[in-house]
Molecule: small-subunit ribosomal RNA
Organism: metagenome
RNA sequence: UUGGUUGAUCCUGCCAGAGGUCACCGCUCUUGGAAUACGCUUUAGCCAUGCGAGUCGCGAGGGUUCGGCCCUCGGCGUACUGCUCAGUAACACGCGGAUAAUCUGCCCUGAGGUGGGGGAUAAGCUCGGGAAACUGAGUAUAAUACCCCAUAGGCUCCGGUAACUGGAAUGUUCUGUAGUCGAAAGCUACGGCGCCUCAGGAUGAGUCUGCGGCCUAUCAGCCUGUAGUUGGUGUAAUGGACCAACUAAGCAUCGACGGGUACGGGCUUUGGGAGAAGUUGCCCGGAGAUGGGUUCUGAGACACGAACCCAGGCCCUACGGGGCGCAGCAGGCGCGAAAACUUCGCAAUGUGGGAAACCACGACGAGGGAAUUCCAAGUGCUAGUACUUUGUACUAGCGGUUUUCUUGUUCAAAAAACAGGGAGGGUAAGGGCUGGGUAAGACUGGUGCCAGCCGCCGCGGUAAUACCAGCAGCCCAAGUGGUGAUCGUUAUUAUUGGGUCUAAAACGUCCGUAGCCGGCUUAGUAAAUUCUUGGGUAAAUUGUAAAGCUUAACUUUACGAAUUCCGAGGAGACUGCUAGGCUUGGGACCGGGGGAGGUCGGAGGUACUUCUGGGGUAGGGGUGAAAUCCUGUAAUCCUAGAGGGACCACCAGUGGCGAAGGCGUCUGACCAAAACGGGUCCGACGGUAAGGGACGAAGCCUAGGGGCGCAAACGGGAUUAGAUACCCCGGUAGUCCUAGGUGUAAACGCUACGGGCUUGGUGUUGGGGGUCCUAUGUGGGCGUCCAGUGCCGGAGUGAAGAUGUUAAGCCCGUUACCUGGGGAGUACGGUCGCAAGACUGAAACUUAAAGGAAUUGGCGGGGGAGCACCGCAACGGGUGGAGCGUGCGGUUUAAUUAGAUCAACGCCGGAAAACUCACCGGGAGCGACGGUUAUAUGAAGGCCAGGCUGAUGACCUUGCCAGAUUUUCCGAGAGGUGGUGCAUGGCCGUCGUCAGUUCGUACCGUAAGGCGUUCUGUUAACUCAGAUAACGAACAAGACCCCUGCCCUUAAUUGCCAGCCAUCCCUCCGGGGGUGGGGAACAUUAAGGGUACCGCUGGCGCUAAGUCAGAGGAAGGAGGGGGCAACGAUAGGUCCGUAUGCCCCGAAUCUCCCGGGCUACACGCGCGCUACAAAGGUCGGGACAUUGGGAUCCGACACCGAAAGGUGAAGGCAAUCUCGAAAUCCGAUCAUAGUUCAGAUCGAGGGUUGUAACCCACCCUCGUGAAGUGGGAAUCCGUAGUAAUCGCGCGUCAACAUCGCGCGGUGAAUAUGCCCCUGCUCCUUGCACACACCGCCCGUCAAACCAUCCGAGUGGGGUUCGAAUGAGGGCUUCCUUUUUGGGGGGCUCGAAUUUGAGUUCCGCAAGGAGGGUUAAGUCGUAACAAGGUA
Repeated sequence: UUGGUUGAUCCUGCCAGAGGUCACCGCUCUUGGAAUACGCUUUAGCCAUGCGAGUCGCGAGGGUUCGGCCCUCGGCGUACUGCUCAGUAACACGCGGAUAAUCUGCCCUGAGGUGGGGGAUAAGCUCGGGAAACUGAGUAUAAUACCCCAUAGGCUCCGGUAACUGGAAUGUUCUGUAGUCGAAAGCUACGGCGCCUCAGGAUGAGUCUGCGGCCUAUCAGCCUGUAGUUGGUGUAAUGGACCAACUAAGCAUCGACGGGUACGGGCUUUGGGAGAAGUUGCCCGGAGAUGGGUUCUGAGACACGAACCCAGGCCCUACGGGGCGCAGCAGGCGCGAAAACUUCGCAAUGUGGGAAACCACGACGAGGGAAUUCCAAGUGCUAGUACUUUGUACUAGCGGUUUUCUUGUUCAAAAAACAGGGAGGGUAAGGGCUGGGUAAGACUGGUGCCAGCCGCCGCGGUAAUACCAGCAGCCCAAGUGGUGAUCGUUAUUAUUGGGUCUAAAACGUCCGUAGCCGGCUUAGUAAAUUCUUGGGUAAAUUGUAAAGCUUAACUUUACGAAUUCCGAGGAGACUGCUAGGCUUGGGACCGGGGGAGGUCGGAGGUACUUCUGGGGUAGGGGUGAAAUCCUGUAAUCCUAGAGGGACCACCAGUGGCGAAGGCGUCUGACCAAAACGGGUCCGACGGUAAGGGACGAAGCCUAGGGGCGCAAACGGGAUUAGAUACCCCGGUAGUCCUAGGUGUAAACGCUACGGGCUUGGUGUUGGGGGUCCUAUGUGGGCGUCCAGUGCCGGAGUGAAGAUGUUAAGCCCGUUACCUGGGGAGUACGGUCGCAAGACUGAAACUUAAAGGAAUUGGCGGGGGAGCACCGCAACGGGUGGAGCGUGCGGUUUAAUUAGAUCAACGCCGGAAAACUCACCGGGAGCGACGGUUAUAUGAAGGCCAGGCUGAUGACCUUGCCAGAUUUUCCGAGAGGUGGUGCAUGGCCGUCGUCAGUUCGUACCGUAAGGCGUUCUGUUAACUCAGAUAACGAACAAGACCCCUGCCCUUAAUUGCCAGCCAUCCCUCCGGGGGUGGGGAACAUUAAGGGUACCGCUGGCGCUAAGUCAGAGGAAGGAGGGGGCAACGAUAGGUCCGUAUGCCCCGAAUCUCCCGGGCUACACGCGCGCUACAAAGGUCGGGACAUUGGGAUCCGACACCGAAAGGUGAAGGCAAUCUCGAAAUCCGAUCAUAGUUCAGAUCGAGGGUUGUAACCCACCCUCGUGAAGUGGGAAUCCGUAGUAAUCGCGCGUCAACAUCGCGCGGUGAAUAUGCCCCUGCUCCUUGCACACACCGCCCGUCAAACCAUCCGAGUGGGGUUCGAAUGAGGGCUUCCUUUUUGGGGGGCUCGAAUUUGAGUUCCGCAAGGAGGGUUAAGUCGUAACAAGGUA
């Protein structure tokens, strides 16, 4: 700094990504240089073979091939170099000191010396033993080998005397006496090289010491040589290092002791730094050499390539006995993810020896191998041609690093390199990625929650930019990616530099020890601090500058830095220390008040309950409703009295007191605290507080009392699917008291304590002043100071909520606590407790979130307001019961095609006889185009006969006609009512008969977002008005459009005919009708206007919006009815109207034909029709409509028929012709019945349409005459020309209407309200919901897997203590005498082995326990809303 919790937001917080380094792994690879890194990680596991330490002839003897060539004695070296990191938490290491407590070969300096003597021995020679390793005897001999004497000298002890150094003499010097030890080596080329003693130096080493650097307290006490003194032993030297005696100390919260881990440092990685992590290689130090112990030699070892012993392992053996130790260089096995050649050379550097030449060296140098790292370079350039978007391919040319050949330089020798010459594009690019983070595909194919990918988020369920491939692209590039570790990221351990009201986190409260911190002032000091200076901080590393390899890496040189540390000198503010002073912090004292402060005692009050007496009678009690329960042995109730225990109403108050828990009748005694006031006293005495101590609600425990009421457990009654609950009736512990224990709570202000500073307002409690009033009261008002306690609120702070002088603001001091969620406050261990349990307190494993605050929605068995005949109320009529029609489900079926479930169900305009048609059975037909095949040896096609078949030149057989194409195969098509409405367009339903939905600017908020759109009144309405950090605006609403209601104007055919004229007919003589003129009055038709706006009056309201009443008016507050109808949501419906992506079928899912089915029928549901009758049925007679339709059509009229209907037929392409009412009215009859109601069902006969009427049409006539007598729970519609009722037309249509859409006829009742039910809108509230309550989510049980805990026991390791055996060593003593020997005794140290006890760790374990995880298991519904019992 980015991604990830959310619908979105801001935080907290973690997870993940991007960077660097190290190790391993995958794919790939041209060259050179440099570097070191290359069996560190696992096995300090085991090793075949070769090499890794020799040298000296100028010490000596011998042999000799005459070469210092060989053997031996002797000298020096072999304690260096090299390897490794097991052990070690320690003076091991680092830095600084000490050695007055020490040694030091070879080297350097100075002084002195090197006399005399002696006896052996190796090789050799002669004999032996043994397989070997090796070893024995005899004999000879030398030395710079060994021994003795002398001298010089050293050392030690005891004195003396002073001097010197120093922080300090135990040192040095001088001197006396005594004791003790007691030197030497030669060779020679004569130059020298050696040797001995003493003193000093240098170098190296030993020992001691201050400081520094890991984790753990679930290790708190440890220790008996332990701490010290005296005296010894031992050592080069100090010291309990060891020994004897004595004393009883010593260490530790500044972490002893114990456990775990680990070689330490220079340094390395990373980081801005502080740090964190690491420390393999290089350098310094330490330690080790198979495990363990011991020792000799030596200047130096307790010795990697020395010795001895034990253990375990291996090898040789003649079985008697011997040998070995790669954590040196190569190399092998094993282990593992993990690491090279059994190379060359001493030329360089260095070491050992030597006088030197020289010799030796797996130290070292050089090469080989490995992409281990760093640095450098290359894999071509130009032109033309072809295709062409980049660009690719070919050809030609150019340059030539690398490549190859060659010459020289270089090198120990090569290789490589460098310099020169020749040939020559020939020889050289990959890895990862392409959804976001994160640069790069909305390309193609495959796959279809499969296969797979993915660090994290997340992709994949048929259109995958995310899987697997291809193509294209991106990033790095001889590399590129993955895994693991680590630093950074991470201010997620916070010293620099975090936090703790609600996110993780203030101990329940107070007291107080250590610790930390500390008022004003004077003087001193200089511990701390700071400055200067000196030393030190090895080199390498690192920084800067320069130089050398062609550059660079690399190397070299110079100068810095290298914090800490040790000295010296200065400063004196602040801190500390010492000595004084002060009063403001703190404390003490005095005064009058306040208080449910505490402890103990006394007194009282009402209620309750029990008992007794009296009265009184049938119920009482309880609940949503009940029941259990009490009551006739008299309850409940009333009344009088007595007893008992608990409690303390009103007062009572965000009032008081207390550290918190907590404290409430009155009163007494005792105890304690705080506030105020004081011209009193002390004089920093203070703050906080790890450990520690005290107090600590309720509950629980122990013992003893007490027990009215209440009440876990328990019993019963209810509720319920169940009800181990909620409700009811009972009821025991307990609640109360005394004495103890427990020590926890949402012990909360979820806010530690103390001090200082920083605007205010308004209450209230206690105390003190002031002032005014006064009724003079213990009164009241106002204002003020101190202390407490509330509310509001500013700045500031905060993620926000909020907080805000009672801080969560700004500072200081101290303490406690936190570091993702879960596992888990669990396990183990420890402490406490009688127990319950408390305190302390992990890990494995698992997970990408968990969480806080706020926002917008949605939801609530939350609240408020408003609205609606798809809500209620009032009224009317239905449905639900019957029969039938129709649709759906179910069932059935070969098929009963399919869709649609509030918003499907007389719906898909869906009234299906064929068609429709998608379904079932059977039969047939069809492939544009390309390739391929066949075909004049006759394709495709047609046909007689026979066969097949329900039927058919459909097919088969035979034959005939005819004459050019052709599905044999592979592709590709046409077509598809095949799939997907969850790929879509379009259209539609529903929310919605709703009144909402947004925008611009400004403002508020970190932001999501808010405001506007809220409030009050009003409206059908976000309709309008007023208020208002909003002001305006848009889409919906309204306006608008159509029909209708009233009026006016215009117009007049096919419509109209009042009045006028002419004419004809009938007549009851009143009149009526027709026709032609003509008319425009009425009606009608259809075009344009007008009218209504709360405009007027009054009331209400705010002088508003508006509303109520009234007038006028045809109509009154939207006049009535319709059309249109927002932002959106519903993955709503439709691929079967059409369109359309993808998938599928493709000679069948295409097309046609025949038949069947969609019409089935135990049953369930919806919508209708007809009824159940008298407001009616039947019969006869009479009357009045509108909307509409009409050419394969409407059909007058006439005739036939009982009717349906038939025959003929005028007119009509329509205001012309035609189709045309019923309820109703009048009269008659029926008389309350299953009827003269009702018409189902069935029988018979006819008619119509149509190819066809059986499945399966409609109509007529006759006969038959079912259920049904008004419909349970429930439910639907309707507020006026409405409901109800009556018919008519049209659509579909060959025929068929109880359907749909329209039309008119007759024509009511009730309300003028409300929010109870059902819903909708707005505001508000809660939320763990956001796929939005059909949400979320908890626990048991069942299943699988994983890790853990307990566990009878069992196996093993470490470690401590004890015992036994005891290799070997030391000291001492005795014996022996081949005397540098051998043997024995005593004391002591002591590895290893065996064994016992303790402790700790690990493995296994029957069984037990909980935990975690796991698309769709079981049971309930605990939590989230008042979550339905907060």